[in-house]
RNA sequence: GUCUCAUGAAGAGUGGCCGAGGGAACGGGCCCAAUGACGCCACGGCAACCGGGACAGGCUUAAACCUGGAUCUUCCGGUGCCAAUUCCCGCCCCGAGUCGCGGGGGACAUGAGAC
Numbered sequence: 001g002u003c004u005c006a007u008g009a010a011g012a013g014u015g016g017c018c019g020a021g022g023g024a025a026c027g028g029g030c031c032c033a034a035u036g037a038c039g040c041c042a043c044g045g046c047a048a049c050c051g052g053g054a055c056a057g058g059c060u061u062a063a064a065c066c067u068g069g070a071u072c073u074u075c076c077g078g079u080g081c082c083a084a085u086u087c088c089c090g091c092c093c094c095g096a097g098u099c100g101c102g103g104g105g106g107a108c109a110u111g112a113g114a115c
Stems, first nucleotide, its partner, number of pairs: 001115008013043005021032003026090004044082003049078004053072002055068004086107001091104003094100002
């Protein structure tokens, strides 16, 4: 990088450095930003995708093994994340006097697996 699967209305910020744009891309909207955004670093936090461990259930004489949707909220490790729903819309469908936390798709993000 390509493909497959899962998830994406919840949650979680301080300090230092930097210095002009930033919110993925394109268009539109709306926001953030010199009271310093974005980014980087440190510390802190959130979460629970993967591995381990513990625990529980099944089976068993007991284990091995299987399961955890009846666990731990993290005890250890690998990631991720910490403005706004993935900030909102864009394509299709549904309903409706101009809109709808309606359904689907696409794109994107993160994880796991394959190549």
Model confidence (mean pLDDT): 81 of 100. A computed fold for a 115-nucleotide RNA from an Acidobacteriota bacterium, annotated as SAM riboswitch aptamer (S box leader). It was read from a public genome assembly, where an Rfam model found it. Of the family's consensus pairs, 89% are formed in the model.